[in-house]
RNA sequence: GUUUGAUCCUGGCUCAGGACGAACGCUGGCGGCGUGCCUAACACAUGCAAGUCAACGAGAAAGGGGUAGCAAUAUCCCGAGUACAGUGGCGCACGGGUGAGUAACACGUAGGCAAUCUGCCUUCAGGACGGGGAUAAUUUCGCGAAAGCGGGACUAAUACCCGAUUAUGCAGCGGCACCGCAUGGUGACAGUUGUUAAAAGCCGCAAGGCGCCUGGAGAUGAGCCUGCGUCCCAUUAGGUAGUUGGCGGGGUAACGGCCCACCAAGCCUGCGAUGGGUAGCUGGUCUGAGAGGAUGGCCAGCCACACUGGAACUGAGACACGGUCCAGACUCCUACGGGAGGCAGCAGUGAGGAAUAUUGCGCAAUGGCCAAAACCCUGACGCAGCAACGCCGCGUGGGUGAAGAAGGCCUUCGGGUCGUAAAGCCCUUUCAGACGGGACGAACGUCGGCCGGGGAUAACCCGGUCGAUCUGACGGUACCGUAAGAAGAAGCACCGGCUAACUCCGUGCCAGCAGCCGCGGUAAUACGGAGGGUGCAAGCGUUGUUCGGAAUUACUGGGCGUAAAGCGCGUGUAGGCGGUCUUGCAAGUCAGACGUGAAAGCCCUCGGCUUAACCGGGGAAGUGCGUCUGAAACGGCUCGACUCGAGUACGGGAGAGGGAGGCGGAAUUCCCAGUGUAGAGGUGAAAUUCGUAGAUAUUGGGAGGAACACCGGUGGCGAAAGCGGCCUCCUGGACCGAUACUGACGCUGAGACGCGAAAGCGUGGGGAGCAAACAGGAUUAGAUACCCUGGUAGUCCACGCUGUAAACGAAGGGCACUAGGUGUGGGGGGUAUCCACUCCUCCCGUGCCGCAGCUAACGCAUUAAGUGCCCCGCCUGGGGAGUACGGCCGCAAGGUUAAAACUCAAAGGAAUUGACGGGGGCCCGCACAAGCGGUGGAGCAUGUGGUUUAAUUCGACGCAACGCGAAGAACCUUACCUAGGUUUGACAUCCCUGGAACCCCUUGGAAACUUGGGGGUGCUGCCUUCGGGUAGAGCCAGGAGACAGGUGCUGCAUGGCUGUCGUCAGCUCGUGUCGUGAGAUGUUGGGUUAAGUCCCGCAACGAGCGCAACCCCUGUCCUUAGUUGCCAGCAUUAGGUUGGGCACUCUAAGGAGACUGCCGGUGUUAAACCGGAGGAAGGUGGGGAUGACGUCAAGUCCUCAUGGCCUUUACGCCUAGGGCUACACACGUGCUACAAUGGCCGGUACAAAGGGCUGCAAUCCCGCGAGGGGGAGCGAAUCCCAAAAAAACCGGCCCCAGUUCGGAUUGGAGUCUGCAACUCGACUCCAUGAAGUCGGAAUCGCUAGUAAUCGCAGAUCAGCAGGCUGCGGUGAAUACGUUCCCGGGCCUUGUACACACCGCCCGUCGCACCACGAAAGCUGGUUGUACCAGAAGUCGCUGGGCUAACCCGCAAGGGAUGUAGGCGCCUAAGGUAUGAUCAGUGAUUGGGGUGAAGUCGUAACAAGGUA
Repeated sequence: GUUUGAUCCUGGCUCAGGACGAACGCUGGCGGCGUGCCUAACACAUGCAAGUCAACGAGAAAGGGGUAGCAAUAUCCCGAGUACAGUGGCGCACGGGUGAGUAACACGUAGGCAAUCUGCCUUCAGGACGGGGAUAAUUUCGCGAAAGCGGGACUAAUACCCGAUUAUGCAGCGGCACCGCAUGGUGACAGUUGUUAAAAGCCGCAAGGCGCCUGGAGAUGAGCCUGCGUCCCAUUAGGUAGUUGGCGGGGUAACGGCCCACCAAGCCUGCGAUGGGUAGCUGGUCUGAGAGGAUGGCCAGCCACACUGGAACUGAGACACGGUCCAGACUCCUACGGGAGGCAGCAGUGAGGAAUAUUGCGCAAUGGCCAAAACCCUGACGCAGCAACGCCGCGUGGGUGAAGAAGGCCUUCGGGUCGUAAAGCCCUUUCAGACGGGACGAACGUCGGCCGGGGAUAACCCGGUCGAUCUGACGGUACCGUAAGAAGAAGCACCGGCUAACUCCGUGCCAGCAGCCGCGGUAAUACGGAGGGUGCAAGCGUUGUUCGGAAUUACUGGGCGUAAAGCGCGUGUAGGCGGUCUUGCAAGUCAGACGUGAAAGCCCUCGGCUUAACCGGGGAAGUGCGUCUGAAACGGCUCGACUCGAGUACGGGAGAGGGAGGCGGAAUUCCCAGUGUAGAGGUGAAAUUCGUAGAUAUUGGGAGGAACACCGGUGGCGAAAGCGGCCUCCUGGACCGAUACUGACGCUGAGACGCGAAAGCGUGGGGAGCAAACAGGAUUAGAUACCCUGGUAGUCCACGCUGUAAACGAAGGGCACUAGGUGUGGGGGGUAUCCACUCCUCCCGUGCCGCAGCUAACGCAUUAAGUGCCCCGCCUGGGGAGUACGGCCGCAAGGUUAAAACUCAAAGGAAUUGACGGGGGCCCGCACAAGCGGUGGAGCAUGUGGUUUAAUUCGACGCAACGCGAAGAACCUUACCUAGGUUUGACAUCCCUGGAACCCCUUGGAAACUUGGGGGUGCUGCCUUCGGGUAGAGCCAGGAGACAGGUGCUGCAUGGCUGUCGUCAGCUCGUGUCGUGAGAUGUUGGGUUAAGUCCCGCAACGAGCGCAACCCCUGUCCUUAGUUGCCAGCAUUAGGUUGGGCACUCUAAGGAGACUGCCGGUGUUAAACCGGAGGAAGGUGGGGAUGACGUCAAGUCCUCAUGGCCUUUACGCCUAGGGCUACACACGUGCUACAAUGGCCGGUACAAAGGGCUGCAAUCCCGCGAGGGGGAGCGAAUCCCAAAAAAACCGGCCCCAGUUCGGAUUGGAGUCUGCAACUCGACUCCAUGAAGUCGGAAUCGCUAGUAAUCGCAGAUCAGCAGGCUGCGGUGAAUACGUUCCCGGGCCUUGUACACACCGCCCGUCGCACCACGAAAGCUGGUUGUACCAGAAGUCGCUGGGCUAACCCGCAAGGGAUGUAGGCGCCUAAGGUAUGAUCAGUGAUUGGGGUGAAGUCGUAACAAGGUA
C1' cells in the first nucleotide's frame, strides 16, 4: 500500500533497508587492497607438487690436455670420487586439497588420566667392551612383448647377529617414610632375585665437532574418559543378546564387553529411546534497538576423507592423498600370455551448469625437509596474469559567458524549456599517453678485525660490533621529474500510488506493462517512442538467497464470548504450583577472588602506506564454564510447632439427582354390542381415503401400548449429557447450624480411565399414537418438495456396541480482591405476633438493571469478558480439508489423529450510511374504490417497427421513443440515391492582375455551366496640359497559396438547453455535544398541516437551498381616465347613425379586500381542527409562472457552441431527376362512425380570444360550388378575416333498416396555390357507396366550470391540419373508504445487497487446463533377518619342506631359531530366500482447483417467499 460506499478491528499478501564466493542485461577511464567451481566427492591428456645426506661399497661420460703412433687407435692426467643407480639414515603421518560421510565425546566449553605414549629439540647423569655371518649394487646365466622375475658368483657399512659390562630402567618378593581421591601415588630410602644397551662410527693434520646406547626431567604433540551445550519428524513408541553387569583371561602405549569363556538378567526410553530425514563443527559472518533469526565461502582451530569397499605392514607417530595387498567399477598398454593407473596438490582438459581464472615467474623474502654447513628440494609461499566479482580512492575539467544563439520538445501561439548548458574568452593539467631518473623490501650467509660470555687462560663455540664481499621473482614496477594540450575518459534505472521525478506523439482490452494495488476497449503522467525530470554513478538495473520491517510463533513481546482458537463432562497418574511460625543445610540464588574464554575479527586508541580500503602496536570486551571463600532474605531440602486452606464427626430441613419394583387416571387407536343414516374426512380449493357389507356421530363393555394435562415458575436437582403422575426399597451429592477432632492432608492435571442427547448397528421382545423410506392425491412449466390420505423401519423394553452435536453461556478449572439496586429458591438469626404475614440481617444458589474498569465495537460488569496468581487445552490468512495417506478404535456406518501439491488478495468480526424485503407502523397521490367518457374491434389520418429499395437521410426506444425533433418533404427544404459538372471553392480574411457595378442579345446543354457580341463607364482623395492619369473603398472576373468547407465520427471528451422522479417535502451547513471512527445529534419524539406548515418537548442552538409568501391572469368593490368603447335619461337614426353624456358595461392603470381577524366548541392555556357570523370571495378562493440537493454516463455534436479524430479534384460545392409519400404485416396516437339524447331540411339566438400591408379584404357582379372579377376600408378597441360561431332552441321529415346511419373507395368534371400538382397538394360538384350494429384479453383520462360535448382563432405556411397551441359555449356523475394494485414521504426492523433485488448467489452437467489420491502391476534406492560362499590380511595352531650367525661337535651332523606351506577363527565384495521402507511409473478411476459472456434449476442472503 491492499478487504469497505465509508469506518474501526482482526488478518494475510506486498514494498521501502542491509548483506552476498553470486549470475544475467546495458554500459565501462585509472589505481590500491581483497576475492574467484556454491553444480558432477564427475572423468582426466601433459608438466610440475618430497626429497636429501663428510654412514657404505661400486663408479662413468661428454669435453680438455699429455705421451705413443702416419692414422685408426692405445694409454695417462684433468673432468671426478663428480653424475647416476644401489645398501644405510632421516624425512615422506608436515605442508597443500576437499566436505563425500558423520546427529557422534565429531565439535564447542570446562575438567580428569592415581589408566597413557611422545622421533627430532632442551637439560641432567652414565656409557659405548669383545666378536661374527650375510646381502644389494656389480658380474654372469636364464625367462618375459612389457612390467618385471629367477639361478650362480663377489663385497662394505652408522645394515644385521652373538657375547660381555652393569643400573638409578623393567619385572617379582618383602619393608619404611610422606602424601592422597576408593582403586592408590611418590621417594638420590636402603635390601634381595631375575632381566635388558650401544656404531672400537663419520669428518678433520690436530684440537674438536657431528653421531650412537641407557636412564631422569622438561618442552611439544598425541591418545583415552567425563559434566554441559549442539537441527527436523511422534503420520518413528517401544528398543536391546555382547545386549547390561560380574569373575577370569586375551589385547592395547593405555582404562574399558575392545575381544573371549563362564555366571546373573539386566540396560535405554515421553526430560523422546529406537527409527527416518538433513548436516562437517567452531572462532566467526550477515541482519536486528536488543532478545533473536539466518549462515559456516575467504582467514584461523578441530574432525573426516583421498576412485569405491576391505585389510594390515613399516614406523615415535598411519591403517597412510602423490606407500603396500585384495576385491569391484572405470580408463589405458599388450606380442592376448599378461600388465599399468587414481589431480578432493598447482596449472590445465572434457563434462555438468546461470556461473567461477594462467598448462605464468621465482625460491629474492617468510616457512618446511635433509645436511655439520654451503647448498639442494619446496605449485607451501612470494609475485605476476585474467575477471567492475567486492570494498576503497581518483578522474572525465575550472572560471567567465544572455543575442537567453541554432536546434529539439511543448504551447493558451503570447511564449516556455533543455539553459550558463553550448559557442566564445580566460585558466588548470590529476589520471591515461610520451620521455628521463629510479627505490624500500637484504637481513642472513661468507671472509677479516675488535669486544663480551663459555671453555683448560688455548683451540673452538656462542653473542655483539666494524669493515669487505655476495643475494631481488616482482621490475625499470612504486615513486619523482620534464614537455604538450581540455586535450583520451558516462552510463544505467526510474518518473500512476506506495516513492523523488510530467508532458507530447503512436497504439486502441491489441501490442504490451506489472513488486502489491492495478494499467490498456480513441484524448493512457501506468504500454512503445520522444523531450524534460528524478535517483545513483564506473557503474546502474534485474534475478536468486537471507535477516529486517513481522509484536505475523509474541523469552523480551500476542491471543482464544461474536474475528482463527476452551477438550462434551468428570475421576485421577506423572509433572507444574502451593498457608502461618521455627531449627539446621547451602545444590538453586547473591557477592568477592582466581583460572580459562587461542590468534584473527568486532569496539576504543596510537601508528604505517599522499587519503581511504588495507595493514601494524596497545587496550577493552567476550553476557560462558570451572575452582575457592563468604551471605542465608527468598525458593528448595530438613527438624519441630500452628489452624485460617482442606477434611471428618453431630443436628437439621430442600430437591423432576440416580437405580429397581409396584400402582393410577385422562386421551388416541382397535375389537364387541346398542342407537342411528348418508355422508364423513381433508384443504387455500380439492382429490386420493373411509362409508348403505351401515361409516362419521353417540352409548355401554373390552384389549393394548406409549406419554404423564392442571400444579409448572428466567422454580429445583445433577459434572455434563440430562431429570417431571403416585407409592415403596436401595443410593450419590450439595446447603444451613453449632461444637469437637485431623493438622497443609491443597489446586490443576499431559497420558490413562469412566460417563456421554438424538440418530444408527447387533440379538431378543414389544408396537397404541407418531413417523424417515415408500405409495397415492393435489400444487406446479416441472415438484423425486412444501399441503393432504395412507404407511414400514424407528420411536418403547432388556443386554451389547457406537462416542458424535449450534454436546452453547459459542465463555476450561481453582483462589483472592474490586460501588450498588431489585426479584426469586433453600437454610439460620433478630424484630413482631395468638398464628399466618411484615420488616432488618447472615450464608448458599438462581435472574434482571447498573458504576468504576475492560472491550474493535457489540457488550461484560461480585455468576466478569474487571484486577492479580497457579495449572491444563487450543489458535497463527482464505480455499484445498477436518480431506488424502499412514496409525489406532468400530460388526458396519463411521470416529480419532491429521498433511501436501495447487490456488486466491483476500477470507473475516463489529458497527455506520444508504438501498431493498412476497418485514412492521404512520401518511399522501384520479393510486385503488365510486362514477363519466374513451382506447383495444371498423374505415381513414399520422408516427414507429419490420420488410422492400439505387435511396426509402438522420435522431428519439418502458414510464420519461412512437400526430416526437417536423409550428406544415410536389421543386426548394434535403442531410439520402442516380446522373452531369466543379476544385482557393456556395461562404470568411490576406496578396497580385484586369475590369466599375450592371444591363441586353446569343451557341450548346435537362440544368449547373458555357460560346460569342453589344451597351455602360459611377463614388471618394490627389494631380491635371481639363483630354485624362493615378490611388482607394465597394463590386465583378482571372491567378498563386495560406486557408475555406463537412447535417462526417465521438452526447461515453464537453458547454448550453431539455426530459424524469416531482410541485414530491425534502436536501444541507456553522458552532456545540456524543462516538477511537465512519457517523450521530439538530432533521428523532407527542400533536398538527397541502407542506421539515406550525406548536410543545428535547444536547442542542442557529442558519441556508426548498415549502409558503412576494409576480401574472381571474372573481367583488373603489379611484382615475373616457376613444376607436358604452347609452340610463334628452334629441336623432334603418342602425350608438349623429348630437350629447361618461352614470352603467367595458377598457387599463392605481388601490381596497381575506388575516383563522371575530364568536362558540375540541385541543395541552399551544399549534391547529370543527361549526358559525359577516362577506363577492373562507381557511392555499380558482388558474398560471416558479422545479431544492441530486438521480438516470437519460436526450441532443442534425439548433447553436466546442476538444479530439477523420476528410480535402472530396465525406466539400453546383445542378437535373428520383427518394424521404414504397407495403404481406405489427404497434402507438388520433379522426369519423356504427345512429333516434340521432340524421336531414327550414327558422331563430348567444361568444371569447386572436390575426391582418409580400397582408386582411367589405359592399357589388359571375359560378350549384370550390372560386373568379373587382376593390371601399384598415398598419387596426375604429376597417377586414367575420359569417351563419356551433351545439342549443323552434318547426318538419325519417321509424330501427347496413337505413335519409356511416362515409371509405372508385369514376367523371372542376377550382385554387405554385416555374411545376405524374410519382406526391388541398378544395368543389356529380356519381359510387366499403367496413362498421358499441368492440376479447387488456388498458387510458378525469374530482367542477372539471369530465363530456360544441364550435372559433392562431402559429407554421405560396399551397396543404383529422396534428399542435389557445379561446369561449353548453355542462354533469361520483368519492363508503384506504384492505388490495401502482408511485411517493417519515419512523422502525432484517440483510451475505452498495453497479445497491433488473442485487447477490448455490450445486449437478458440458468444455479446456493444472496439481493430487486410489489402482492389476512394473522399475529403482535404502535397509532388516536367515543361510551359502569367502579374496587379501592380522591372530592362533601346525610346520615332515627350507633354514648363514647362537650352542654341542674335529668333522659329518644334531639342537635351537626362523620360515614357506597347511589348518582354523574373523571378514569385504558376491549369491539365495524372505521382509520393511522410500521414491518413480501405470490402463483405468476419484474427488479438488482454475478458466468475460455454455446447460438445468433457485438452495442461501429480506419472514429469501416452507425461518

This is a predicted structure of a 1507-nucleotide RNA (small-subunit ribosomal RNA) from a metagenome. Rfam family: Bacterial small subunit ribosomal RNA.